Small-subunit ribosomal RNA, central domain from an uncultured bacterium, 350 nucleotides, folded computationally. The RNAcentral record of the full RNA draws on Greengenes.

[in-house]
Context: one part of a larger RNA
Order: sequence, then C1' cells, then structure tokens
RNA sequence: CUGGGCGUAAAGCGGGUGUAGGCGGUUCCUUAAGUCAGAUGUGAAAUCCUACGGCUCAACCGUGGAACUGCAUCUGAUACUGGGGAACUUGAGGACGGUAGAGGUCGGUGGAAUUCCCGGUGUACCGGUGAAAUGGGCAGAUAUCGGGAGGAACACCAGUGGCGAAGGCGGCCGACUGGGCCGAUCCUGACGCUGAGACCCGAAAGCCAGGGUAGCGAACCGGAUUAGAUACCCUGGUAGUCCUAGCUGUAAACGGUGCUCACUUGCUGUAGACGGAAUCGACCCCGUCUGUGGCGAAGCUAACGCGUUAAGUGAGCCGCCUGGGGAGUACGGUCGCAAGAUUAAAACUC
Repeated sequence: CUGGGCGUAAAGCGGGUGUAGGCGGUUCCUUAAGUCAGAUGUGAAAUCCUACGGCUCAACCGUGGAACUGCAUCUGAUACUGGGGAACUUGAGGACGGUAGAGGUCGGUGGAAUUCCCGGUGUACCGGUGAAAUGGGCAGAUAUCGGGAGGAACACCAGUGGCGAAGGCGGCCGACUGGGCCGAUCCUGACGCUGAGACCCGAAAGCCAGGGUAGCGAACCGGAUUAGAUACCCUGGUAGUCCUAGCUGUAAACGGUGCUCACUUGCUGUAGACGGAAUCGACCCCGUCUGUGGCGAAGCUAACGCGUUAAGUGAGCCGCCUGGGGAGUACGGUCGCAAGAUUAAAACUC
C1' cells in the first nucleotide's frame, strides 16, 4: 500500500457553514510536470534463477549467463491528467415578476378553562377509589350567580397537511428577517461537489444569577394495597416546568438509511406554483416542475423488505466498523461552576 462492509447482524458524526486537502463541464492553442517510447550510464559482491563444471552423489563450492522489475541524464510522442492562455453555456450563481408556509426574532393583544380572593343564593355534605381512607366542610364547603387577581397553554380549524439543515415550529395582530418553489427573458462565465481540523446551531433534564409560580409535579409527608410495598392507586407537595442573561452539549438527536450528481418500466393519493382546454368566472378535467405519502417492473437483499424520495446502476468526497464481556470503563489530555461531556485503552476472560 492492499480487503470486505455500515436500514434491522459491528458500523452514517445530532445538524449546518466552511479552511486545508481530494475530485471537477465544453472547445481551441500552448507547455511537456505526471504518463508513454527509445538510447546511454548506473543498479558492488554474495543471495535467487539458469548452463556447464569440482568434491563417488547431495548439501556445499567454482566459472559463465540472465536477472536486479530501480534511479539519473538525453532524445522523442501528446491521447489522457496537470500547468499557462483564449473562448463557450449546459453545472453554479445573479437580476426581474409571482407564490405557499406553526421558518426565525421582538413587541402587542384575545377568549375558553383551572386555581385563588371578595360578595350573593343556599345547606350538609364534598372529594376520591376496585373498595376505602388520609384530605376539605356548620368558623358555612361542594353546587350556583356576579365581580376581581394571576400564571401557563392555545380547543375547533387540523390533515395520511405545511415550514425548517437538524433540534424543532400551532390563538390573533404588527415590525424586522432567513430559506424554498414557480414563470418568461436577460446577465456573470466553471465562480462547482465534498469537506480532516475549525466555527456556529443543537429536545428534555441539569447548573448559575435575578424574577415569576395558575395548573402539573421528581424528592418528600400522609392514606391505601400487600407477606413486605422505600412502587403501581389516592389526598397533599418542594425543586422544576415559565421569563431574562449565561453555562451544559447529550438522546431510540431515528428514515436506526452522510452529502452531491447522473441514469433506470409504472399505477394512485396529497400540497404549492404555472400552463392548456372549457367557462361569464371559479371548481371539475389535462399537462409540466417542486415537495410529501401508498402500492409496486426490473434489479438489489441473509431474509424482512427497498424499489425515480432506492436499500437499483454508476461517479466524487467525508465519517465509521473489524468476535462477546471487561468498557464507552480506567489512566492521561481537552472542555465544564458542577453534574459530567469528549478523546479512549489494557490485563484478564469466554
């Protein structure tokens, strides 16, 4: 240096932006570094191979040859790769016009409900369960009506739906803002793909400081259940859940499927845009592009299944795996306030 793999057997980094690097569209000119050809020099001897020979043979040894697949220099070739130059438009990007959307940040605002407080009516129960009890209630509860306070979440719409790179995003209104898709032309002219490091984002829980706290609710107390019950059930209830500024950086962070490009029969649903036909117009109907589902040709797969959104057929780049346990542990390093995270063994054992 080389193998085979990564949906479920071990294996796709949680996601993105991008540095180095790797890889890179069409045409022409040039160069000749890679590449190819020839020549020259060198490639010690021994060893290996080979022909012959010497010890009675062999091992061993001697002589000759071949080989030493390499390196250097020179001369030449120019298809491919690379370097330089010129041009191109199909990759990529931009301008213009539309369009859908819980995409993001900030500010404002609305109604339903729960709880609490005040007042009215009203009287003996309420609550809870498999059944109960703890608990609440004659100091007037529950129920019901009116008023008020406060926090959190947004029923229906709602979808097999939409948006986002992922995490994720759902009342309504406004401001600011990212991305996508569609359309007809114009512009730039390879500006591209991937991406070790790096940087940024990253559910929940957790941490720090300050606020907030209606409901829910780890811990905890009590009541039950039970042989016991440090549980499941019930009455309570603190952190937390919420906000602001920061930290943490994990997950069954899942499609358990990295990103990009090309190619390969179809049927059907759905979302967005555009076009056609028709129509007074819209819907319906037909078509194109993009997204998202179901079923399935070929093919693939150990099977299950996947199947133009591939796990099919190819190309480029990155990441990762290499029997089970020990162990995602110890030690060390880095990061963190801590919790811990990350990188990551070995002995031993089967």